[in-house]
Predicted 3D model of a 76-nucleotide RNA (Glycine riboswitch aptamer) from a marine sediment metagenome. RNAcentral holds the sequence, with entries from MGnify.
RNA sequence: CCCCGCGGGAGAGCGGUUCGGUCCGCGCCGAAGGAGCAACCACCCGGGAAUCUCGCAGGCACCAGGACCGCGGGGA
Numbered sequence: 001c002c003c004c005g006c007g008g009g010a011g012a013g014c015g016g017u018u019c020g021g022u023c024c025g026c027g028c029c030g031a032a033g034g035a036g037c038a039a040c041c042a043c044c045c046g047g048g049a050a051u052c053u054c055g056c057a058g059g060c061a062c063c064a065g066g067a068c069c070g071c072g073g074g075g076a
Base pairs, nucleotide, nucleotide: 001075002074003073004072005071006070007069008068013026014025015024016023027060028059029058033056034054035053036052040047041046
């Protein structure tokens, strides 16, 4: 660093509508994924980090998912 198992794990919604979180309107969130860039490299194109920015994707009851963290096992 990668994989598996277990545990923890944030943010943001109203109205109408529907057999149905179904669809519509307006609004909102950033922590899957994705995109952008300061220094710097290059000096034609370009490359270039994040928990920053964007909000394409995703999400805004529960469940699920979830960056990240911890423990155990395996691999390199």